[in-house]
Molecule: Glycine riboswitch aptamer
Organism: Anaerolineales bacterium
RNA sequence: AUGCACAGGUCGGGGAGAGACCCUAAACCACUAGGGCACCGAAGGGGCAAACCGCAGCUAAGCGUGCAGGCAUGCGGUGAAACUCUCAGGUAAAAGGACCCGAUCUGGCCGA
Numbered sequence: 001a002u003g004c005a006c007a008g009g010u011c012g013g014g015g016a017g018a019g020a021c022c023c024u025a026a027a028c029c030a031c032u033a034g035g036g037c038a039c040c041g042a043a044g045g046g047g048c049a050a051a052c053c054g055c056a057g058c059u060a061a062g063c064g065u066g067c068a069g070g071c072a073u074g075c076g077g078u079g080a081a082a083c084u085c086u087c088a089g090g091u092a093a094a095a096g097g098a099c100c101c102g103a104u105c106u107g108g109c110c111g112a
Stems, first nucleotide, its partner, number of pairs: 006107009019037001021036005038091003044087001045085003051078006057071003
């Protein structure tokens, strides 16, 4: 110098679940808006376990004090997900779609 790990972008491939639900509006379907009931979890978003940290409380060796250590205790902080919530989104096709794979681009650590 260049190339792995790692992170992100772009393109391509794969990709589940659940009412083509009912009423109203220019109209027969879909779409759109409003209202209603029932569902899904894999855009996005929210929540939490253990562990760790801090404060308080309690606490061993004859007794007392102090330090350290300890915890059967309380409060607070950090704290993951494909778990969970169902806000958002979704419930024929199309579109979208976590995650996986391939290609490419950018950043970038180590280092012969």